[in-house]
Molecule: transfer RNA
Organism: Verrucomicrobia bacterium S94
RNA sequence: GCACUCUUGGCCUAAUGGAUAAGGCAACUGGCUUCGAACCAGUCGAUUGGGGGUUCGACUCCCUCAGAGUGCGCCA
Numbered sequence: 001g002c003a004c005u006c007u008u009g010g011c012c013u014a015a016u017g018g019a020u021a022a023g024g025c026a027a028c029u030g031g032c033u034u035c036g037a038a039c040c041a042g043u044c045g046a047u048u049g050g051g052g053g054u055u056c057g058a059c060u061c062c063c064u065c066a067g068a069g070u071g072c073g074c075c076a
Base pairs, nucleotide, nucleotide: 001072002071003070004069005068006067007066010025011024012023013022018056027043028042029041030040031039049065050064051063052062053061
């Protein structure tokens, strides 16, 4: 340099172009406990990597930029 894959809460992962973006872990509050852990009940947390476009409608399709990974290639 070329091709492909990925980027969604603090972390891990979902989500046929139809919408209040779902779940687990973590965190927080309360219960339980002598105190914790575990368990039970509840709460919080995302403008889906940035920008633009298509569409009635975009996490999803297109373009571009950035980052991560895999393969291939070039090197005087």